[in-house]
Overview:
A computed fold for a 94-nucleotide RNA from a bacterium, annotated as Glycine riboswitch aptamer. Its mean pLDDT, the model's own confidence on a scale to 100, is 79. Rfam family: Glycine riboswitch aptamer. Its Rfam clan is "Glycine riboswitch clan".

RNA sequence: CCGACUCUCGCGGGAGAGAUCGGGUCUUUCGGGACCCGGAGCCGAAGGCGCAACCGCCCCGGAAACGCUCAGGCAAAAGGACCGCGACGAGCUG
Repeated sequence: CCGACUCUCGCGGGAGAGAUCGGGUCUUUCGGGACCCGGAGCCGAAGGCGCAACCGCCCCGGAAACGCUCAGGCAAAAGGACCGCGACGAGCUG
C1' cells in the first nucleotide's frame, strides 16, 4: 500500500400472523384517533431459551433458518433474521 473477514454507520430489498372481543379514560372535524386493563385466537426472521447435525484448542467449548414462544409481533407506520452496495474508522488476517 492492496485484498478478505468481523464490528460500527448510511442506503436499498425484506416474510408470517384477527384493522379480534369486552371494559375504562382522554380527545374529536362525530368519520375517527391515542392510551390503560382484561379475555380468547394466531405468527416467528429483534432478543432470549432448548435439542442437536456438525465443528474445534476435544477437560470442555462453539453451534441453526430446527424447536419453545418468556419477550416481541398480527391494517399502516415502526421494528425485522438475512442479502446487496457504500464509507472516515476500529479489530483481525493474507